[in-house]
Context: one part of a larger RNA
């Protein structure tokens, strides 16, 4: 001199974007973060309505709707953190033996049928958590049977393997007392298969800190042959068989540390670093284990073991902020227990809608960058006063006061926003279609919908009104007198001041440097 997720001191006017637990991966009160679906199911505990009734009340799923349940899909995304790993990881560049929900293409199905269980009722046991007998019922829960383009296995003859329905609409014509079904047609689902995207999983190689005061590692160890395993290659496992592997191009063992993209700083080479944003990675109290599942060995999911903490009737049970805030505690330090789903994205649903501490957004905080301000012009009796003097005077100094003037920013008063057009409704055309019907698609049109906010932003009045500070002045190194102290008190990056005239201490006047900052510390180049 830049730089810094800064932090201490002294000050501190405004606004914009930006960053904020670097340490105890320490403990964790409270609240909220993962839901949805009634167009999959039987059903009605609450609410509203409409119907009944001997109407203070009660019955009734008949309707909007819906706790809890069964049932589907999400709950592996997003959101956190760096602890652990020197390589199962990470960057590049290659690879072959692999999977794939939801979504794209495209083919071919969706016939026919069985038993069940929760919800409820009845009951038992527990102090709870909860668990347990019977008995009743629905599904797109589950289980055969039938079929089999493709698929799988095959001695290529054959074998083996599937599925669900839910709604919308509709002339004729069937069945029904009627509701409503059949036929028709849409959409949205289910099943099997093909190709695809986009994802993921596995293998190579090269690179990826510091120590030889770490020199010799290895027995599933290298390889092989046969097996199991897997989605899938492979000692990944197993049995046998050979006796191999790897190391001074540094194995092995320690320590260390998440890696890139990048950031700093530097003419560059390099060096250091890896907050924020991105992208892999691991990891979820601490080990361990599997379940389900298209995905997980699964942060807000199971189960076992430990520590901790809680609740208890002592028999047992309950918990996991490294999500968003907060709290304690460690520290030199690092914020609100706000607001909104209006925007974007994300589950979920045909939708409408829920959800969403993801975001968007306010809020503290001079943490950082940037911007704007604290006024402008004039004014020489060079006013008082300070301060310095060789007592003439200098110097503070156009500074100020006076006089004209201006109103940025802030208070105040009015007006006032992009972000929001999609969804959606009508109307047109196009496609489905037997259909002017009901879906889709596209055009026009209309209307709602804003947390930020009554904010940005215009506008109007008042007023120079409210808004300057730090550090340093021996030499490096812009900037000097005076008094005070007397090797005292002190000061100091280095070199060094101080022992009676100190430009080097401490205060005053006066200057220099930077300015809402300015020093110091700490790092790093």
């Nucleotide at each position: 001199g830049a730089u810094u997720g800064a932090a201490c001191g002294c000050u501190g006017g405004c606004g914009g974007c930006a960053u904020g637990c670097c340490u105890u991966a320490c403990a964790c009160a409270u609240g909220c973060a993962a839901g949805u679906c009634g167009a999959g199911c039987g059903g009605c505990a609450g609410c509203g309505c409409g119907g009944g009734g001997g109407c203070a009340c009660c019955c009734u799923g008949g309707c909007g709707g819906c706790g809890a349940g069964c049932g589907g899909c999400g709950g592996a995304c997003g959101g956190g953190u760096g602890a652990g790993u020197a390589a199962u990881g990470c960057a590049u560049c290659g690879g072959a033996a692999c999977g794939u929900g939801u979504c794209c293409u495209g083919u071919c199905g969706u016939g026919g049928g069985g038993g069940a269980u929760a919800a409820c009722c009845a009951g038992u046991c527990g102090a709870a958590a909860g668990a347990u007998u019977g008995g009743c019922u629905a599904a797109u829960a589950c289980c055969g049977c039938a079929u089999g383009a493709g698929a799988u296995c095959u001695c290529a003859c054959g074998a083996u393997g599937a599925a669900a329905g839910c709604g919308g609409g509709g002339g004729a014509c069937c069945c029904g007392c009627a509701a409503g079904g059949g036929c028709c047609u849409c959409g949205c689902g289910c099943g099997a298969c093909u190709g695809g995207a986009g994802c993921g999983g596995c293998c190579g190689a090269u690179g990826c800190c510091g120590g030889a005061u770490u020199a010799g590692c290895u027995u599933g160890u290298u390889g092989g042959c046969g097996g199991g395993g897997u989605a899938a290659a492979a000692g990944c496992c197993c049995a046998c068989c050979a006796a191999g592997g790897c190391g001074a191009c540094g194995a092995u063992c320690c320590g260390u540390a998440g890696c890139u993209g990048g950031u700093a700083u530097g003419a560059g080479a390099g060096u250091a670093c890896g907050a924020c944003c991105a992208g892999c990675c691991a990891c979820a109290c601490u080990g361990g284990g599997a379940c389900u599942g298209a995905g997980a060995c699964a942060c807000g999911g199971c189960c076992c073991a430990g520590a901790c903490u809680c609740c208890u009737a002592c028999g047992g049970g309950a918990g996991g902020c490294a999500g968003c805030a907060g709290u304690g505690g460690g520290g030199a330090a690092u914020u609100u227990u706000g607001g909104a789903c209006a925007a974007u994205g994300g589950g979920g649903g045909c939708a409408a809608c829920c959800c969403u501490g993801a975001u968007c957004c306010a809020g503290c905080c001079a943490u950082g960058c940037c911007g704007c301000g604290u006024g402008u012009g004039u004014g020489a009796a060079g006013a008082a006063g300070g301060c310095c003097u060789u007592c003439g005077g200098g110097u503070u100094g156009u500074a100020a006061a006076g006089c004209a003037c201006u109103u940025u920013c802030g208070g105040c008063c009015g007006g006032a926003a992009c972000g929001a057009a999609a969804u959606c409704g009508c109307g047109c055309g196009g496609g489905u279609g037997a259909a002017u019907a009901u879906c889709c698609c596209g055009c026009g049109u209309g209307g709602a919908u804003g947390a930020c906010g009554g904010u940005a932003c215009c506008g109007g009045a008042a007023g120079a009104a409210g808004a300057a500070g730090c550090a340093c002045c021996g030499g490096c190194u812009a900037a000097c007198u005076a008094c005070g102290u007397g090797c005292c008190a002190g000061c100091a990056g280095c070199c060094g001041c101080g022992g009676u005239a100190a430009u080097a201490c401490g205060u005053a006047g006066g200057g220099u440097g930077c300015g809402a900052g300015c020093g110091u510390u700490a790092a790093u180049c």

Record summary:
The part of an RNA shown here (small-subunit ribosomal RNA, 5' domain) has 525 nucleotides and comes from an uncultured bacterium. The prediction has a mean pLDDT of 88. It matches the Rfam family "Bacterial small subunit ribosomal RNA". Gene Ontology terms of the family: ribosome and structural constituent of ribosome. RNAcentral holds the full RNA, with entries from ENA.